[in-house]
About this RNA: A computed fold for a 507-nucleotide part of an RNA from an uncultured bacterium, annotated as small-subunit ribosomal RNA, 5' domain. The coordinates come from a structure-prediction model, not an experiment, and the mean pLDDT is 84.
Context: one part of a larger RNA
């Protein structure tokens, strides 16, 4: 010094912090939705009209909510440290070898058509999960055509660079789209807002490459065949043995290759006068992983924690035919362990997703709960009080000491309890979980609050009794065998104090 644990003890508050072990297995709930101003169908409340046998029914408007199509999000946020000695990380560069949804700026355009599929209806299968067949339908879903500012490819000319490449002009080829809402209206339309398509630029985020840097073992000395390089091709957003065909036989290594062990890396943290050493919890950046192994799909972005497929182990359901699942999200359970918390509240703030918005969602976050786990602050009273009371202990029996300590008397009220008031955090309105909290005022009453370790030397603090190499102590030296300041108890003393001591570990 500590993410600590253990023993004894324990009044309060603030701020932090809390599975270091089994990346062991998980009951239950929640943790990613949202948009009706993209779409169709069904359609509650309610409104208007009609009929009525007064029960209600029909028509029109309206449009809650669940499901569906569609868009965006779900690749963020949150967790963990298994793997990894690696361009993973740190730092400095490169990309004339690249991508980038949403957002910002700019240019251009938004024309004409078409066919489906869910939902729904009918039928069938299945215990279920769910599946299959037929029929109807809409769109900002899907498809075809037109147009082409520009982009891409290609050809030609020309300029810069001249290794790769870039710019300008001209020709050719290919390649886009979607509408919705409010208001006004002479019903033709106008206008505003939100969107859409193509392209250019920006921003942001990322991919790839390189130099350098940071563990142990030589009781690991040789390693390598896509291996090293070339040509060509494929593939990728992009360079590249990334992959493939052919050719050459190279490449790495005592400046430690290869192998083995250990390990996420860093900003930092701890220690130290520094140099250094050790560590990498919390917070922040990067990386990797998501039951184990493999794979791709969608997409601007994943090879995707709460998506899909296959295989495996495990658990569960089953009508035995077949299905379902993945807490290293937040709580919580079992197990392991010396050891680590609530199945809490709120979206009020900050931030994120969707939406024109209202708003919805958000175990991110903000709060509350539990733990002296840590740091910091406060309190457990102040003054006075000598027949130095009683009592304890020691005693040379005179006394000494606990000791102004107590009692008594006079005060105070931090805390505590009760009552009242009561926020900031919310920036234009509304909106406060925390919270009737903090703070403030009044009242009561010394009232509610001290332990723990040590006293042989190191090391601050000594006597008595018990014990008798026994029982025991102990960090080292060492104590104990009949007067033990070292064991046990008592009185006293010393240290620290809501803590004290021990243990583990690091400097």
């Nucleotide at each position: 010094a500590c993410g600590a644990a253990c023993g004894c003890u324990g009044g309060c508050g603030g701020c932090g912090u809390g599975c270091u072990u089994a990346a062991c297995a998980c009951a239950u709930g929640c943790a990613a939705g949202u948009g009706g101003a993209g779409c169709g169908a069904c359609g509650a409340a309610c409104c208007g009209g009609g009929c009525u046998u007064c029960g209600g029914c029909c028509c029109g408007g309206g449009g809650c909510a669940a499901a569906g199509c569609c868009g965006c999000g779900a690749a963020c946020g949150g967790g963990u440290g298994a793997g990894u000695a690696u361009c993973a990380c740190g730092u400095g560069g490169g990309u004339a070898a690249c991508c980038u949804g949403c957002c910002c700026c700019g240019a251009u355009g938004a024309c004409c058509g078409g066919g489906a599929c869910a939902a729904c209806c009918c039928g069938a299968g299945g215990a279920a999960a769910c599946u299959c067949g037929g029929g109807c339908u809409a769109a900002u879903a899907c498809c075809g055509g037109a147009u082409g500012u520009g982009c891409u490819c290609u050809c030609a000319a020309u300029c810069c660079a001249c290794c790769a490449g870039g710019g300008u002009u001209g020709g050719g080829a290919a390649a886009a789209a979607a509408g919705g809402a409010a208001g006004c209206u002479u019903c033709g339309g106008c206008c505003u807002c939100c969107g859409c398509a193509u392209c250019g630029g920006g921003u942001u985020g990322g991919g790839c490459c390189c130099g350098c840097g940071g563990c142990c073992c030589a009781u690991u000395a040789g390693c390598u065949u896509g291996u090293u390089g070339g040509u060509g091709a494929g593939g990728u957003a992009a360079c590249g043995g990334c992959u493939c065909a052919c050719c050459a036989a190279g490449g790495c290594g005592a400046c430690g290759a290869u192998g083995g062990g250990u390990a996420g890396c860093u900003g930092g943290u701890c220690u130290g006068a520094g140099a250094g050493g050790a560590c990498g919890a919390u917070c922040a950046g990067c990386c990797a992983c998501a039951c184990u192994g493999g794979g791709a799909c969608u997409g601007a972005g994943a090879c995707a924690c709460g998506g899909c497929c296959c295989a495996g182990a495990c658990u569960c359901c089953u009508a035995c035919g077949g299905g379902a699942g993945g807490c290293a999200g937040c709580a919580g359970u079992g197990a392991g362990g010396g050891a680590u918390a609530u199945u809490g509240g709120u979206c009020a703030a900050u931030g994120g997703g969707g939406g024109c918005a209202a708003c919805c969602c958000u175990g991110a976050a903000c709060c509350a709960g539990c733990g002296a786990c840590g740091c910091c602050g406060c309190g457990u009273g102040g003054g006075u009080g000598a027949u130095g009371a009683a009592g304890g202990u020691c005693u040379u029996c005179g006394g000494a000491u606990c000791g102004u300590a107590a009692a008594g008397c006079c005060c105070u009220u931090u805390u505590u309890g009760a009552g009242g008031u009561g926020a900031c955090g919310a920036g234009c309105a509304a909106g406060g979980a925390c919270g009737g909290u903090a703070g403030c005022c009044u009242c009561a009453g010394a009232a509610u609050a001290a332990g723990u370790c040590u006293c042989g030397g190191c090391u601050a603090a000594c006597u008595a009794c018990g014990u008798g190499c026994c029982a025991g102590c102990a960090g080292c030296c060492g104590c104990g065998g009949u007067a033990a300041a070292a064991c046990g108890u008592a009185g006293g003393a010393g240290g620290c104090a809501a803590g004290c001591g021990u243990u583990a570990u690091c400097c």